[in-house]
Context: one part of a larger RNA
RNA sequence: UGACGGGGGUCCGCACAAGCGGUGGAACAUGUGGUUUAAUUCGACACUACGCGAGGAACCUUACCUAGGCUUGACAUGCUUAUGAAAUCUCUAGAGAUAGAGUCCUCUGGGGGUAACCUCAGACAUUUGCACAGGUGCUGCAUGGCUGUCGUCAGCUCGUGUCGUGAGAUGUUGGGUUAAGUCCUUUAACGAGCGCAACUCCUGUCAUCAGUUGCUACUUCGCAAGAAGGCACUCUGAUGAGACUGCCUGGGAAACCAGGAGGAAGGCGGGAAUGACGUCAAGUCCGCAUGGUCCUUAUGCCUAGGGCUACACACGUGUUACAAUGGUUGGUACAAAGGGUUGCGAGCUCGCAAGAGUAAGCCAAUCCCAAAAAGCCAAUCUAAGUUCAGAUUGGGGUCUGCAACUCGACCCCAUGAAGUUGAAAUCGCUAGUAAUCGCAUAUCAGAACGAUGCGGUGAAUACGUUCUCGGACCUUGUACA
Numbered sequence: 001u002g003a004c005g006g007g008g009g010u011c012c013g014c015a016c017a018a019g020c021g022g023u024g025g026a027a028c029a030u031g032u033g034g035u036u037u038a039a040u041u042c043g044a045c046a047c048u049a050c051g052c053g054a055g056g057a058a059c060c061u062u063a064c065c066u067a068g069g070c071u072u073g074a075c076a077u078g079c080u081u082a083u084g085a086a087a088u089c090u091c092u093a094g095a096g097a098u099a100g101a102g103u104c105c106u107c108u109g110g111g112g113g114u115a116a117c118c119u120c121a122g123a124c125a126u127u128u129g130c131a132c133a134g135g136u137g138c139u140g141c142a143u144g145g146c147u148g149u150c151g152u153c154a155g156c157u158c159g160u161g162u163c164g165u166g167a168g169a170u171g172u173u174g175g176g177u178u179a180a181g182u183c184c185u186u187u188a189a190c191g192a193g194c195g196c197a198a199c200u201c202c203u204g205u206c207a208u209c210a211g212u213u214g215c216u217a218c219u220u221c222g223c224a225a226g227a228a229g230g231c232a233c234u235c236u237g238a239u240g241a242g243a244c245u246g247c248c249u250g251g252g253a254a255a256c257c258a259g260g261a262g263g264a265a266g267g268c269g270g271g272a273a274u275g276a277c278g279u280c281a282a283g284u285c286c287g288c289a290u291g292g293u294c295c296u297u298a299u300g301c302c303u304a305g306g307g308c309u310a311c312a313c314a315c316g317u318g319u320u321a322c323a324a325u326g327g328u329u330g331g332u333a334c335a336a337a338g339g340g341u342u343g344c345g346a347g348c349u350c351g352c353a354a355g356a357g358u359a360a361g362c363c364a365a366u367c368c369c370a371a372a373a374a375g376c377c378a379a380u381c382u383a384a385g386u387u388c389a390g391a392u393u394g395g396g397g398u399c400u401g402c403a404a405c406u407c408g409a410c411c412c413c414a415u416g417a418a419g420u421u422g423a424a425a426u427c428g429c430u431a432g433u434a435a436u437c438g439c440a441u442a443u444c445a446g447a448a449c450g451a452u453g454c455g456g457u458g459a460a461u462a463c464g465u466u467c468u469c470g471g472a473c474c475u476u477g478u479a480c481a
Base pairs, nucleotide, nucleotide: 001481002480003478004477005476007475008474009473010472011471012470013469015465016464019429020428021427022426023425026320027319028318029317030316031315032314033313034311035310042053043052064306065305066304067303068302069301070300073132077131078130079129082126083125084124089102090101091100092099093098106123107122108121109120110119111118112117134295135294137293138292139291143289144288145284146283147282148280150278155194156193157192158191159190160189161170162169163168174185175184176183200272201271202270203269205241206240207239208238209237210236211235214231215230218229219228220227221226244266247260248259249258250257251256322422326381327380328379329378330377331376332375338369339368340367343362344361347358348357349356350355388419393414394413395412396411397410398409399408435457436456437455438454439453440452441451
């Protein structure tokens, strides 16, 4: 100087407390461990692994296993040899890769030749040989890059000066204040940098400009649907305004704090992005790049099938429930944000339905996905393992796709398991939040209870900082570095 303390002081955080809803019990989904297996590819392991890489494993993906094959190779460049074929298409053998047969016989320029064709050079393609390719093999403890975490915590440093023999100290401490090393004040310090804040984006109010595909107050036409005017309003999207403790009162030396006015908004208005010096030899050589090392008729490459989906069990994360604040049936209302041409697909017909047939419109503020759901209005069920719950299983279908057996999603009929609110323990959340309700998108042929977004309805509680956990500053002890 740090680090640590079951030392002290001050302060902060959904850290506790006060509340609301969960997890832990059930079934299922998913990830992991374990076990099994020819293989169940690999990585990730307290917080910071475990719906994580994977934003989507039937084949492919795919790295694993079994079997069949290849060896300048599936891919690149150069030199070299030979050739004008190879590919395509058809047939045969095969699980296929592949092999055989048939089909086909490139293009440009120069020279010779009536032509067929010959020759030279080049392109393209195949081929021989050699350099080499290739490796998701190993090392993240050789690395780059990127990322997690402490932590959006308020810290981390430097120049000059001063003090100290020196390591170092000072500044950065003290008194106030703040979300903040934020600012004020004091001051052997004076300044500065990286962080904080601001600048950026979204959202909340208003104005101006613009007015179609959007809007419809008013006018005209029309029985109506609607059409033509119109751009006021809504909305869209560009430019501005607006909030600054600016004003008032009180406190204070100031910084600032408390209250008030006006205002759409008030003291950081709400949200996002933004992550200092560093820590964990944290994670990643399987995104990519890369040193070293290893393999080179194989640890490379092609192919078929299987596996990654196994199942006594254990754990994590979720979904659905256990019901009456509910279930079922009928009617009826209101979003936002997205996506669409190998696409979204209205309407009509058929089907109980998944869906099928036909087909309008739309490269989209125009058309479509699209029905929002909870809600509201009625009817019914009457406390029961039930008209709760829906697992499991049998049968029949639909769709995608070469192909749904291993191993897809969905529909219909039948079946109707556990489950009556969950021990110890434990998690999230302070406001348009929790809880609850649906919608969309990425990936994607098909395949979400996951992820990422979007809106609808919409709470309770916070006395307080004694305690638990984590962190910041000052100080103290230390046999630790």

Model confidence (mean pLDDT): 84 of 100. This is a predicted structure of a 481-nucleotide part of an RNA (small-subunit ribosomal RNA, 3' major domain) from an uncultured bacterium. The RNAcentral record of the full RNA draws on ENA and SILVA. Its Rfam family is "Bacterial small subunit ribosomal RNA". Rfam links the family to the GO terms ribosome and structural constituent of ribosome.